This is a predicted structure of a 94-nucleotide RNA (SAM-I/IV (S-adenosyl methionine) riboswitch aptamer) from uncultured Duganella sp. It matches the Rfam family "SAM-I/IV (S-adenosyl methionine) riboswitch aptamer". Gene Ontology terms of the family: regulation of gene expression and S-adenosylmethionine metabolic process. A reference for the family is Weinberg et al. (2008), "The aptamer core of SAM-IV riboswitches mimics the ligand-binding site of SAM-I riboswitches", RNA. Of the family's consensus pairs, 100% are formed in the model. Taxonomically the source falls in Duganella (Bacteria, Pseudomonadati, Pseudomonadota, Oxalobacteraceae).

RNA sequence: GCAUCAAGAGUCGGUUGAUCCGACGCCAACCUGCCUCCCCGGGCAAGGUGGAAGCCUCUACGGCGAUGCGGCCUUUUAACGGCAACGAAGCGGG
Numbered sequence: 001g002c003a004u005c006a007a008g009a010g011u012c013g014g015u016u017g018a019u020c021c022g023a024c025g026c027c028a029a030c031c032u033g034c035c036u037c038c039c040c041g042g043g044c045a046a047g048g049u050g051g052a053a054g055c056c057u058c059u060a061c062g063g064c065g066a067u068g069c070g071g072c073c074u075u076u077u078a079a080c081g082g083c084a085a086c087g088a089a090g091c092g093g094g
Base pairs, nucleotide, nucleotide: 001069002068003067004066005065010024011023012022013021014020026051027050030048031047032046033044034043035042038094039093040092041091054064055063056062057060071083072082073081
């Protein structure tokens, strides 16, 4: 700087003034990957994040705050370097 904050999703154990931590689950398409070689749309929780009541008021696309804009090799940084990404989905248009 851009986008989003509509909806969605829990139990157990420990702990605190609020909170927070751990285990196992769950939710969610923001990035990567896959579904078709490319583009648009849509889909898939596999890899990377995140979430599980955002708050306030002057109720405005307002303010504050938060999240994302792949990861690892790499605990210096990075690319004309290398590595992994499902048993899921396996679609529509050009």